[in-house]
Molecule: RNase P RNA; transfer RNA
Organism: Chromatiaceae bacterium
RNA sequence: GGAGUCGGCCAGACAGUCGCCGCCACCGGCGCAAGCCAGCGGGGGAGGAAAGUCCGGGCUCCAAAGGGCAGGGUGCCAGGUAAUGCCUGGGGGGCGCGAGCCCACGGAAAGUGCCACAGAAAAUACACCGCCAACCCUCGUCGCAAGGCGGGGCGGUAAGGUUGAAAUGGUGCGGUAAGAGCGCACCGCGUCGGUGGCAACACCGAUGGCAGGGUAAACCCCACCCGGAGCAAGACCAAAUAGGGGGGCACGCGGUCUUUAAGACCGCGCCGCGCGGCCCGCGCGGGUCCCCGGGUAGGUCGCUCGAGGCGCACGGCGACGUGCGCCCUAGAUGAAUGGCUGUCCACGACAGAACCCGGCUUAUCGGCUGACUCCCCAC
RNA sequence: GGGCCCUUAGCUCAACGGUCAGAGCAGGGGACUCAUAAUCCCUUGGUUGUAGGUUCGAAUCCUACAGGGCCCACCA
Repeated sequence: GGAGUCGGCCAGACAGUCGCCGCCACCGGCGCAAGCCAGCGGGGGAGGAAAGUCCGGGCUCCAAAGGGCAGGGUGCCAGGUAAUGCCUGGGGGGCGCGAGCCCACGGAAAGUGCCACAGAAAAUACACCGCCAACCCUCGUCGCAAGGCGGGGCGGUAAGGUUGAAAUGGUGCGGUAAGAGCGCACCGCGUCGGUGGCAACACCGAUGGCAGGGUAAACCCCACCCGGAGCAAGACCAAAUAGGGGGGCACGCGGUCUUUAAGACCGCGCCGCGCGGCCCGCGCGGGUCCCCGGGUAGGUCGCUCGAGGCGCACGGCGACGUGCGCCCUAGAUGAAUGGCUGUCCACGACAGAACCCGGCUUAUCGGCUGACUCCCCAC
Repeated sequence: GGGCCCUUAGCUCAACGGUCAGAGCAGGGGACUCAUAAUCCCUUGGUUGUAGGUUCGAAUCCUACAGGGCCCACCA
């Protein structure tokens, strides 16, 4: 100098002016008060993704969230955390010269299903072509005979060919009629033992001739996790209307008491609702649920101080944790964060909070910065 | 703001993971008719919303995007 890898930060700047939404202080008016209105001053006012709503929590209500089945999710190991499908570290596999990056990475000898077409055969293996003719049967021929040669049958074989995405361990040597883990060596694999490691796993040794393909983002098995709904949750105040019409299920029995009517209490049974798929259990009630219709669409709280941010120290490889100090940083509800002018530059991307956090994913003009790798050159 | 669902030909819908994704209507051509309609015959038309993955093989299974649709307040 060039090429590249992994992180962190910023997201036009400055000034003036006119507005918009909260907060604080002062002054004036109204009001018994709470407070409201007007003025003036000060200070604050979108994001790294506010997004998708894909995960995980807080919070609120429903049983205080209970038991079982069903259902859903996650999936190498260990740790972090409020929790996670996230993060960190490690193991295994793959890619790259390297820094580094990627992986839905449990189980296919628990069971079931599927594997089209082609092919002999697609999973209890099997034999189309080929190879062989030892053994058994048989025919022809040669031969005195032993036997040779040729053919057929019954067979042997899985080396080679063929098909396919995939063909029952691979390579080599021996062996054989031809062959074959049939035997041996190496590699792969299974089982057992040892060593290291919390573990995943790695290494070493012995042993077994292989113990039988793929698919679990097919059902399933194993391990772990999950109750449901969501701030339009939920709480309070105020206003108005026809507790109107239709339908489903249920409204039961017995006893005691009061003078009848009627009602109260007790027991058993039933039903409805909470309970969202079912059963149990718990609670409430004797009615309850659904549809159509009616009324109001006003205010207050929830609503922002929080698993918060920044700095330092300590522990940890790290994610993170502990302690101390400092800081307060939007809370709207037709819904604010904008308009104009001037100057400058590299000419400005994706995009706008709505209960709040932690993640993931997706979109994004550019700029700054730290660490590291490879190549070339010079000293 | 929150919750749920859908996407296949121009339209409405089919399609146990397995030949070239089919059917009806619509469109085009022909026959019949003096002509039109109806009827009959033939035919065109699809990267299954997009991208990636699993699998030998994806409309179908999984993931991420894109587009579209539906529902929700309070009172008695």